[in-house]
Context: one part of a larger RNA
């Protein structure tokens, strides 16, 4: 390579956009590149193979046939392609809706929590399994009033929403992106999916400036222990917040790639329409989109999935090939560093 696989054993790029490429709706004509057929030439002999001969057989000989190709030439038009011409069922646009923690920004709110002052008040507080550390007669805690600071948004709140994915929650104003529902008005394949590329990407970490309430790596101390470089406590520094720019990785998970079309139901639930309705936040029907659960066929080794496939089938992409050495050296490329991507073999079971 080629078979064969990627929830869970190896294996789906964190996720999106989007070139190349690879694939692609209906219907008509033409074209003849691909395809198919037919001639005709070439495919050196000699060997293989094969069919018959001949040497008593056989090794050997000798006669024919094959040599799948390639060329050139004449047809064929179903398919793919190419060209041209319509079409509306993908795919887009309009127009009227309602649904959102979707993004950004700037304001403003109330709880609680630390400090500041001030009053009242007096001897503890606070922690633990149970103490000490530690704060407190320089007046602590406790209570009440006033001011200042930061950071998070309690109830609603929901196997609810949204969003490509990371992820998004107090309120309000501006700017802004998607999806969905209705109408079937317009465009007429404009789609799909994508090696490289680009862009986004949790937490921690980096730079440079802010800020800094509670928490809270490292550090100190109390305690517990045989011993505690921990689990408890009582301190507390970077961080945690904010700006602007790195980084680019995670159990970045549904361990499940995107897109399309089909394949029994059942029963919640969010966001819409159309009917019906004893006009109700209802209720029943029928649908379109999302999200949960049980399950039939099938699939699967099983667990288990099961119209939100891991079922049936079609496009494209990424991966995988014993276990350890190792996602490690070295190289190269990216990073300020930290490191990160790509990514081996000796050697060993």
């Nucleotide at each position: 390579u080629u078979g064969g696989g990627c929830a869970u054993a190896a294996a789906g790029c964190g996720u999106g956009c989007g070139u190349a490429g690879g694939c692609g709706g209906u219907a008509u004509u033409u074209u003849a590149a691909g395809u198919c057929a037919g001639a005709u030439g070439u495919u050196a002999a000699a060997u293989u193979c094969c069919a018959c001969a001949g040497c008593u057989c056989a090794a050997c000989u000798g006669u024919g046939g094959c040599c799948u190709g390639c060329a050139u030439u004449u047809g064929a038009a179903a398919c793919u392609g190419a060209a041209a011409u319509a079409c509306u069922a993908g795919a887009g646009g309009c127009u009227a809706g309602g649904a959102g923690a979707g993004g950004a920004a700037a304001g403003c709110g109330g709880a609680a929590c630390u400090c500041a002052c001030a009053g009242u008040g007096u001897a503890g507080c606070g922690g633990u399994g149970a103490a000490a550390u530690g704060c407190g007669u320089a007046g602590a805690u406790a209570u009440u009033g006033u001011g200042a600071g930061g950071a998070a948004c309690a109830c609603c709140a929901g196997u609810g929403g949204c969003g490509a994915a990371g992820g998004c929650g107090g309120c309000u104003u501006u700017c802004u992106g998607g999806a969905c529902u209705a109408g079937a008005u317009c465009u007429g394949a404009c789609g799909c999916u994508c090696a490289g590329g680009c862009a986004c990407g949790a937490a921690a970490g980096c730079a440079u400036g802010g800020g800094g309430a509670g928490c809270g790596a490292a550090c100190g101390g109390g305690a517990u222990u045989a011993g505690a470089u921990a689990c408890c406590c009582c301190g507390g520094u970077a961080g945690u917040c904010c700006a602007u720019g790195c980084c680019g990785u995670a159990a970045a998970c549904g361990u499940u790639g995107u897109u399309c079309a089909c394949u029994a139901g059942g029963u919640g639930u969010u966001g819409g329409a159309g009917g019906c309705a004893u006009c109700g936040a209802c209720c029943c029907c029928u649908u379109c989109a999302g999200u949960g659960u049980c399950g039939u066929a099938g699939a699967u080794a099983a667990u288990u999935c099961g119209u939100u496939a891991a079922g049936u089938g079609a496009a494209c992409c990424g991966c995988c090939u014993g276990g350890g050495g190792a996602g490690u050296a070295c190289g190269a490329c990216c990073g300020c560093a930290a490191g990160g991507u790509u990514a081996a073999a000796a050697c060993u079971c």